The RNA shown here (small-subunit ribosomal RNA) has 1542 nucleotides and comes from a metagenome. The sequence is in RNAcentral, with records from SILVA.
[in-house]
RNA sequence: AGGGUUUGAUCCUGGCUCAGAGUGAUCGCUGGCGGCGUGGAUUAGGCAUGCAAGUCGAGCGAUUUUUGUAUUGCAAGAAGGCUGAUCUUCGGAAAGGCUGACGAGUAAUACGGAAAUAGCGGCAAACGGGUGAGUAACGCGUGGGUAACCUACCGUGAGGAGGAGGACAGCUUCGCGAAAGCGGAGGUAAUACUCCAUGAUAUUUUAAAUCGUCGGAUUUAAAAUUAAAGAUGGCCUCUGUUUACAAGCUAUCGCCUUAUGAGGGGCCCGCGUCCUAUCAGGUAGUUGGCAGGGUAAUGGCCUACCAAGCCUAAGACGGGUAGCUGGCGUUAGAGCGUGACCAGCCACAUCGGGACUGAGACACCGCCCGGACUCCUACGGGAGGCUGCAGUCGAGAAUCUUUCCCAAUGGACGAAAGUCUGAGGAUGCGACGCCGCGUUAGGGAUGAAGUUCUUCGGAUUGUAAACCUUUUUUAUUGAGGAGGAAAAUUUCAAAAGUGAAUAAUUUUUGAAGUGUGACUGUACUCAAUGAAUAAGUCACGGCUAACUCCGUGCCAGCAGCCGCGGUAAUACGGAGGUGGCAAGCGAUACUCGGUUUGACUGGGUGUAAAGGGUCCGCAGGCGGCCAUAUAAGUGAAAGGUGAAAUCUUUCGGCUUAACCGAAAAAUUGCCUUUCAAACUAUAUGGCUUGAGUAUGGAAGAGGAGAGUGGAACUGUCGGUGUAAAGGUGAAAUUUGUGGAUAUCGACAGGAACGCCCGUGGGGAAGCCGGCUCUCUGGUCCAUUUCUGACGCUCAGGGACGAAAGCUAGGGGAGCGAACAGGAUUAGAUACCCCGGUAGUCCUAGCCGUAAACGAUGGGCACUAGGUGCUUGUUCUUUAAGAAUGGGUGCCGUAGCUAACGCAUUAAGUGCCCCACCUGGGGACUACGGCCGCAAGGCUAAAACUCAAAGGAAUUGACGGGGGCCCGCACAAGCGGUGGAACACGUGGUUUAAUUCGAUGCUACGCGAGAAACCUUACCAGGGUUUGACAUGCUGGAAGUAGUUUCCCGAAAGGGUUUCCGAUCGGUAACCAGUCCGAAACCAGCACAGGUGCUGCAUGGCUGUCGUCAGCUCGUGCCGUGAGGUGUUCCCUUAAGUGGGAAAACGAGCGCAACCCUCGCUUUUAGUUGCUAGUUUUGGUUUAAUCCAAAACGCACUCUAGAGGGACUGCCCGCGUUAAGUGGGAGGAAGGUGGGGAUGACGUCAAGUCCGCAUGGCCCUUAUGUCCUGGGCUACACACGUGUUACAAUGUCUGUUACAACGGGAUGCCAAGUCGCAAGACGGAGCAAAUCUCUAAAAAAUAGACUCAGUACGGAUUGCAGGCUGCAAUUCGCCUGCAUGAAGCUGGAAUCGCUAGUAAUGGCGCAUCAGCACGGCGCCGUGAAUACGUUCCCGGGCCUUGUACACACCGCCCGUCAAGCGCUGAAAGUUGGAAGCACCCGAAGCUCCGAUUUAUCGGAUUCACGGUGAAGUUAGUGAUUGGCGCUAAGUCGUAACAAGGUA
Repeated sequence: AGGGUUUGAUCCUGGCUCAGAGUGAUCGCUGGCGGCGUGGAUUAGGCAUGCAAGUCGAGCGAUUUUUGUAUUGCAAGAAGGCUGAUCUUCGGAAAGGCUGACGAGUAAUACGGAAAUAGCGGCAAACGGGUGAGUAACGCGUGGGUAACCUACCGUGAGGAGGAGGACAGCUUCGCGAAAGCGGAGGUAAUACUCCAUGAUAUUUUAAAUCGUCGGAUUUAAAAUUAAAGAUGGCCUCUGUUUACAAGCUAUCGCCUUAUGAGGGGCCCGCGUCCUAUCAGGUAGUUGGCAGGGUAAUGGCCUACCAAGCCUAAGACGGGUAGCUGGCGUUAGAGCGUGACCAGCCACAUCGGGACUGAGACACCGCCCGGACUCCUACGGGAGGCUGCAGUCGAGAAUCUUUCCCAAUGGACGAAAGUCUGAGGAUGCGACGCCGCGUUAGGGAUGAAGUUCUUCGGAUUGUAAACCUUUUUUAUUGAGGAGGAAAAUUUCAAAAGUGAAUAAUUUUUGAAGUGUGACUGUACUCAAUGAAUAAGUCACGGCUAACUCCGUGCCAGCAGCCGCGGUAAUACGGAGGUGGCAAGCGAUACUCGGUUUGACUGGGUGUAAAGGGUCCGCAGGCGGCCAUAUAAGUGAAAGGUGAAAUCUUUCGGCUUAACCGAAAAAUUGCCUUUCAAACUAUAUGGCUUGAGUAUGGAAGAGGAGAGUGGAACUGUCGGUGUAAAGGUGAAAUUUGUGGAUAUCGACAGGAACGCCCGUGGGGAAGCCGGCUCUCUGGUCCAUUUCUGACGCUCAGGGACGAAAGCUAGGGGAGCGAACAGGAUUAGAUACCCCGGUAGUCCUAGCCGUAAACGAUGGGCACUAGGUGCUUGUUCUUUAAGAAUGGGUGCCGUAGCUAACGCAUUAAGUGCCCCACCUGGGGACUACGGCCGCAAGGCUAAAACUCAAAGGAAUUGACGGGGGCCCGCACAAGCGGUGGAACACGUGGUUUAAUUCGAUGCUACGCGAGAAACCUUACCAGGGUUUGACAUGCUGGAAGUAGUUUCCCGAAAGGGUUUCCGAUCGGUAACCAGUCCGAAACCAGCACAGGUGCUGCAUGGCUGUCGUCAGCUCGUGCCGUGAGGUGUUCCCUUAAGUGGGAAAACGAGCGCAACCCUCGCUUUUAGUUGCUAGUUUUGGUUUAAUCCAAAACGCACUCUAGAGGGACUGCCCGCGUUAAGUGGGAGGAAGGUGGGGAUGACGUCAAGUCCGCAUGGCCCUUAUGUCCUGGGCUACACACGUGUUACAAUGUCUGUUACAACGGGAUGCCAAGUCGCAAGACGGAGCAAAUCUCUAAAAAAUAGACUCAGUACGGAUUGCAGGCUGCAAUUCGCCUGCAUGAAGCUGGAAUCGCUAGUAAUGGCGCAUCAGCACGGCGCCGUGAAUACGUUCCCGGGCCUUGUACACACCGCCCGUCAAGCGCUGAAAGUUGGAAGCACCCGAAGCUCCGAUUUAUCGGAUUCACGGUGAAGUUAGUGAUUGGCGCUAAGUCGUAACAAGGUA
């Protein structure tokens, strides 16, 4: 410090989200130690049990125990022990008896000592401790005030303390009650209570003086009123008794009055302190006054009377929420959030009310009353209050020990010792937090084993382990062992004070003694043992550090956001590995940050959310120049305060740190005083430039009213006139023979004002348009008269405000919602047409909204220009002149802007004021309020839901947008398809199987260029399992493998068997079937095999756009960027072909050319080709006439090599002097000469795993493999591609011509013969320019047929044959005879073709045993038409719009239907809180009365409770409205393109 996420990509706006820090936390997994902190946040819910406030005997009486002394009783028998009549409150009491007794102390009383205690009394209990319910308040914070106050204990000063009296507890006794407790009688003490005295600087009253901060203070004088208590220790100077005491003295403490201090408190004030205006008015003790009461004290705090005030937009009143603060968290800061622990303040103590006591309370462990709850009860009554410490239940995601001690710190009481203290100190529990430590350290490579991965080589875990060496923090055991302790008290000494005192005592100091630890034998130290006791958790797609395998297969699941998962998931689950942090790690929740996403620092508003429809204007905010004064703001200085803690800095203490201590700094604030006077402000005075005013001019659809005009329209009347008119894309409804439309004339009516008319004018905006008149507003210019800042803006408020709409009354020609009819359409509640009511018009009133737009608030100032329009003024050289104002446009610099764009009429640069915005939807909505007659308007949420919604620009794609151009694209033509029959393919159906694939163009005579078996992948059945095929290893085997016979079988295969009988290399001297090895065979192991799946895992190949002219790059330039430029523009081309221009210059892949072929020609070559010419021979003939053969020959044809030729080269016109183009010449060929091959970047997840290859998955006695038979050939039907036809340009018969490309040895097959024919026999020739297939056919010619289902057509069927083949039934082809179907030119629609083309005729080849209407080639005959680019289809370039980008086969809207969720309304219904009125009215204060002075009665007030009416808030509610969300529902197609009606 930023990142992810809207898009195909970009910039911006904008939200969502992440990384950080934090927590009184919770949950999951895990868990060694210590220190310091911290721990009921929810039910202010209920509580068992124990403890949490007592103390003082030096205030008082009394009781009990013990002890000392004294006296008395007792051997006529003490205490004690055992027993026990009787009584009993059932606990005991108790005469008596026994023992004690072989024995002696014991009991009572008195006075002392010590101890304990219920009661009276004093002080404390108002602190400490808890909690945050209430409270939006002087509650809190901060700073002041109190001349309006109080203060126990404490300190200091002054003074005082004389006398007297009567009670009440305790106690005794009697009584009531279950208990709690209560009552009667008797009697008693005090520092308890009462009275008298004294008395002030106290209090009250009066008077005066001085001072003051002016509702007072001080002083003086006078009058009146008011007080007390003793206790303990010591002493004998005085006095008295008498030897030690007190009535005396003294010390200390206590008491009374008063003043003062300190600390504490009460009250008042300024400022600050949450949300809500969908809370706008509130208030009767209310606001103030006078008098009185009350209080410590001011005050409506309370009462009576008087007045009618008081608060409020600077937010009263109401509603919601909340303890406030120091601080804490976060943060760069400003802020935002928060108020645990610690500290200050407040409030509360089961809920509500009340007072009492007291210095202090309206009192947490006090009292009274009422309510709820719990407990006891004898049912009559009673008791209680953990929001103290522990603990318990409940609810909850969740929060601890019913521990120890007063040793320390602090508190209460006490003279003190001391007692009490759940305050506090300790301890326990919880990883809840922070901090620290540890779980070892060094060496150690056959890089062990195992895991995981693997390309099988290895890699990884990994120096990690093992192993060797070391250490012992921690742990366990043992030993030692601090500190927290200071006090206090006793004794002694000294000094000082009081004192008569050498007594005593107080204070201070010193010495000595006694002696205090819960924690705790703790911290710490030492020793021993032994690596021994100690690592997890989360993540690994991006953000974000970290990757592989397996499983799963849109399932299971993950997910903070984007998003993963549909068979190769780095995203799910597991594993290995890796990364992060670490006794923790993750998850969740919340806060701040990031977020400048509420913008003070530090945002915006033309189009992203956002300028109010416009103006006027009160409050408010802001405001020209000069001078003087003041000092509120402002600045400076000083003082006070800003508690401590915290934070920061520096030191210091715990081994370190956390933690703790000290000092400093800080606490940015508030208050007081002084100074300054520039600026703001205030006051005063002045000025003229802002603003207004005066005078003179100017333009104008500015406004209101009245009048008036012509054109057009419709209607009425009349004339002429006849059959249509009108309307539309086309029609119809409609009007018209009862006379329309048309036309002429007259009249009537209403509305609107043509031309002028103009990015012209006016107005605040809405808006304003014939002409005239009346009234009237504003603006501008010139002059510079007057006023003298009078100004700008404006929340609330007011006025105006298009159209539509509403009310009332008029008016109504045209137009025209609704409505009706006619069309269109699948429908058409629309678009189009014929009608037509409200309305549109006027008057009066309402409504108050618009894309009320420049989508741009108003004002002022400043910041280059150029060029128009309009309206003033001035000048001159009178002009298309110049200057200067107002208004209104366009272009453009700087600047601004996300860009588009704006640009002196700002969206630039500044100032002032107002309005508005803060993701999309829900929602211009609901509820509430206000307005309205209504319609409705203004104001304006939430739940829920999404991760976007959006702006501008870019590239594409698309458009029933535009421009240019091309193509058999249309048009012009020729011939077809679609109708028939048949063939082939496909779909469908059928089937045991009808194998599989191809499916718009770009599948369908396609893979298949040949399914009878085979092919074959399918089906049925029968076999087989190392296999039909390959490689390797191990083992076996000689009369073996093989061959052969026979049997079973459909075959495969199985069984059986005779003869024969094995290859190659080596060894054995020579000799091998036999031995060894290889091959082959058998058995076994690895493996083979798969036309099984995935073409959406792939390679390769192919189709298509398309042989279309395009697709890109480098550098430069432009742009924030995507991107653009280049590649656009003009001309041209078949072409991004070429030329010119141009911020581009070049280049690449495509185009073209290079290649093949055909067409002309030259040359070379001449067999199997050719035969002109020459010669020869034979035959024939009128005839060297014809025929045949041979030789020479290569002229010609041909064959096949090498060359030439065509390049817009030449001429004319056009064009830019270009590229090029039109025409022409020459030429075999002319502008690419014809044809072919050649297919850019890419698109379609196009096709193919069944050609082949190949990843992954699957099968392995089967999904492999072998065999027989069947099927792929089925057949109601549908489609596609073809063949043959329907006939006379024809059919049939006969005759006569002319080809080319090709094939041929298991082959082509001649001549000849046979057969009607298919074919058979035959065998010559030929591995082929030689032989053969081979007949070319259409054509030509001669004849027949004569328009018919025929002499057309040939399907179908019967019979008889032929050929191939193991085999022709399913299921081949051919022949002959016979049969002779549909069909007479084909609906909508649709295909091919532009020249040697279409059409038409035949021939060859591949496949192949056989089978061709298909495919691939060949040659023959051989046309017609193209005006042209409007339209259909496809394509290219430019441009435009876009809400599309999976790209129009796109996107997308609404109703209905379904599910889920949220919410409004609703007859009602159930709660809560608060107020009002009335009723009842406890306790208590106050008042009044009575009285036996104890109390009683009454009154006012009042908690709780009750009733009533009106609201308010929350829940629920049959039914009902709306909204949102949800892969594939229904109906349409509203929007996005001119979205097909902008």